[in-house]
This is a predicted structure of a 98-nucleotide RNA (c-di-GMP-I riboswitch aptamer) from a Deltaproteobacteria bacterium. Model confidence (mean pLDDT): 77 of 100.

RNA sequence: CCUCGAGAAGAGCAAACCCGGUGAGAGCCGGGGACGCAAAGCCAGUGCCCAUCCCGAAUAUUGUUCGGAUAUCCGCGACGGGUCGAACGGCUGCCGAA
Numbered sequence: 001c002c003u004c005g006a007g008a009a010g011a012g013c014a015a016a017c018c019c020g021g022u023g024a025g026a027g028c029c030g031g032g033g034a035c036g037c038a039a040a041g042c043c044a045g046u047g048c049c050c051a052u053c054c055c056g057a058a059u060a061u062u063g064u065u066c067g068g069a070u071a072u073c074c075g076c077g078a079c080g081g082g083u084c085g086a087a088c089g090g091c092u093g094c095c096g097a098a
Base pairs, nucleotide, nucleotide: 004096005095012037013036017032018031019030020029021028022027035085041091042090043089045088046087047083048082049081050080051070052069053077054068055067056066057065058064059063
């Protein structure tokens, strides 16, 4: 240094659930709470997930707001959104017993 990961040390994160907020939804944010985690740090490439991806008006710029309409059966796709705490991949990183 690489691999590896302990009934080690010191720190860190925080699932479910509850409360509040936000979003069309997946989900996200704050507080409480700990199932777990040696990358549970970061990246949305693979994968996975998500009613609006329709009409009109206003604003003024490719968005936002308001109103309307349809759907709330099944499937496919997105160049739109989300997820790295299913998994794979990429980047970085603390400690050191075997």